[in-house]
RNA sequence: GGGUGAUUAGCUCAGCGGUUAGAGCGCUCGCCUCACACGCGAGAGGUCCGAGGUUCGAAUCCUCGAUUACCCA
Numbered sequence: 001g002g003g004u005g006a007u008u009a010g011c012u013c014a015g016c017g018g019u020u021a022g023a024g025c026g027c028u029c030g031c032c033u034c035a036c037a038c039g040c041g042a043g044a045g046g047u048c049c050g051a052g053g054u055u056c057g058a059a060u061c062c063u064c065g066a067u068u069a070c071c072c073a
Base pairs, nucleotide, nucleotide: 001072002071003070004069005068006067007066010025011024012023013022018056027043028042029041030040031039049065050064051063052062053061
């Protein structure tokens, strides 16, 4: 330098263009227990990497940029 993939909750990741974006783990509170763990219930937590475009409507499609991983040279 060229190519491909990834970027969504604190972490790891889902998510056919269609009303309010989800799960597991973690965190907080409650129940349970002598107590802790396990278990059960509830809750908090989001600039869907950024900008622009297409569309009635974009996390999702297109372009550019950023970061990152791998491959080729």